[in-house]
This is a predicted structure of a 521-nucleotide part of an RNA (small-subunit ribosomal RNA, 5' domain) from a metagenome. Its Rfam family is "Bacterial small subunit ribosomal RNA". The RNAcentral record of the full RNA draws on SILVA.
Context: one part of a larger RNA
RNA sequence: GAACAAACGCUGAUGGCGUGCUUAAUACAUGCAAGUCGAGCGAGAACCCGGUGCUUGCACCGGCAGACAGCGGCGAACGGGUGAGUAACACGUAAAUAAUCUGCCCUGGAGUUGGGGACAACCAUCCUAACGGGUGGCUAAUACCGAAUAGUGUUAAUCUUUCGCAUGUUAGAUUAACGAAAGGCCUUCGGGCCGCUCCUGGAUGAGUUUGCGUCUCAUUAGCUUGUUGGCGGGGUAACCGCCCACCAAGGCUUAGAUGGGUAGCCGGCCUGAGAGGGUGAUCGGCCACAUUGGGACUGAGAUACGGCCCAGACUCCUACGGGAGGCAGCAGUAGGGAAUUUUGCGCAAUGGAGGAAACUCUGACGCAGCAACGCCAUGUGUGGGAUGAAGCAUUUAGGUGUGUAAACCACUGUCGACAGGGAAUAAAGGUCCGCUUGCGGAUUUGAAUGUACCUGUAGAGGAAGCCCCGGCUAACUUCGUGCCAGCAGCCGCGGUAAUACGAGGGGGGCUAGUGUUGUUC
Repeated sequence: GAACAAACGCUGAUGGCGUGCUUAAUACAUGCAAGUCGAGCGAGAACCCGGUGCUUGCACCGGCAGACAGCGGCGAACGGGUGAGUAACACGUAAAUAAUCUGCCCUGGAGUUGGGGACAACCAUCCUAACGGGUGGCUAAUACCGAAUAGUGUUAAUCUUUCGCAUGUUAGAUUAACGAAAGGCCUUCGGGCCGCUCCUGGAUGAGUUUGCGUCUCAUUAGCUUGUUGGCGGGGUAACCGCCCACCAAGGCUUAGAUGGGUAGCCGGCCUGAGAGGGUGAUCGGCCACAUUGGGACUGAGAUACGGCCCAGACUCCUACGGGAGGCAGCAGUAGGGAAUUUUGCGCAAUGGAGGAAACUCUGACGCAGCAACGCCAUGUGUGGGAUGAAGCAUUUAGGUGUGUAAACCACUGUCGACAGGGAAUAAAGGUCCGCUUGCGGAUUUGAAUGUACCUGUAGAGGAAGCCCCGGCUAACUUCGUGCCAGCAGCCGCGGUAAUACGAGGGGGGCUAGUGUUGUUC
C1' cells in the first nucleotide's frame, strides 16, 4: 500500500446491487418445510332434491354429491442444511471397466391368454390411562399367486468364426431346461389415448479399479497375522481376503512405513510485476454427516435429515404398568460470544413431485423487512458579493488571521415532502369462436405493487462528520499544567517559556463516513 463474512469508538442524508452465527456438530417452545393420483379399487359422512309414514320434525326409501380415512401406484434417495469426522482413490487430473447396474425418458421388435385365493377399509366384540393392539366375519383392484404362450432373453453343453496385451470377446448354428403381463378412459364401434410384460440399442445417473498430485512432527524407526500370496468354496450388480477352510511365509519401510498433531477437497478468492505466499464465506462441482453408536428392511437407486429396529445420554407425558421426541430445513428462543437479521408475502415467474388434464403441493425459488457490513452512484446548493461587518483568536497595540466565508442580491430544483398518471417481468395452460385438426383470433392469470418510472406544486428550505498537525508524515500558534495529570506505532515528549499532555484559535487528510483493533499478502 491492498484486502476483509469483520468487531469496537464517534458520527450518520438517499438509492441500486450484494452480503449477514467465523463461537456451542450446544439445547430447543411454536408454526410451516413432501406430497399427489377418484381416468387403478372397494366403501362412503354432512349438505341438497324427490317420495312414504305420521307423533309436524323425526324415521325410512331413492337420487345427487363427495369429506375424513383405507387398499394400490409414483414420489419421498431430488431439492434444502452443516463441515463433526476424514491425510483417504476423500478430492483434483488423466485413464480403465473384455469385472458392472441404471426407475422415469428416447429408438426398434414382439406380446397383453385363461384362472385362483386372500388382506385392509367396514361390521361385531375384547384389552389399554395413553400410544396402540387382539379375536371373529364380509369385500374390490393396475395388490398377491399358480397355469398357458415366447424370440435375438437366462443357464448348461458341443461346433464354427471376428477381434484383443491376457483372463477373454463378437457373430452364428444345434440341443435341453427355465422365465412375462393389467387394466383404465373416450368412441362416429373403424378405432384412439394412457398404461402393463419381455427383448435390443441409446441417453442419463451411479458403482468399482489404476497412474500422478495433495499439511506438519524423526524430541515418532521399525510396522503387519486376514497380515502378503496361492488353491477350493461362499458372496456381490460387479473385481477383490470382501468372507470362510486349507497351504506357503510373506508384505510395507530413511525416496519416511507405523504413530502423533492439524484439516473437508477443488473451481476459485486475497495479495504480488511475476514466481510465489495466504485462504477455501457467499456462487458452482465432489465427498462426509443428520442427538451418540450399531443394524438391516423396502426399493431402479439409501449417509435413508423431517423411515424402521436395538442400545446409550437428554427432554416431555403417565393411572407407574408403559409411552412420545430429535431445527447441521425456513423463521424464531435460550446459551456461548467482540459479533451476525423477520416466528413476513406469494406460488405471478423459474425449477421440482404427482396427475390424461384441470389442478394440488413446494420456507426450493421469486420478493419484501432489518443492519453504512461491503461496493457503486447521488446530494447537503449555484453565481455575484469588501467599509474586508460583527464575534473569536493573536498582536511588536499599528495591525493580522478566520475570509467571499457570512450578511445581502440574483438564480436552480437533484434527493426528500405533497399531488396526478403509471409499467415491463405473462409465455404457456384453461375457456369461447373459426377452420386447413393443430393452427388462427378473442379472453383470463402479478407476490413484489399503485413499486420502478414520468409529470406537476411549494421551497435553499429537511441533509457533515471523523482523525491528525515533534520526526517518520501533509498540517502552528496562545493559554493551562509542571517527570504531575497525561501521550505514545518507533524514536521518544512532560521536572515553569511543552509546535509531542489538556483546551481555544488556525491548519492538513479523508468524507457518509472516519479512526482503532484483529488477520493475510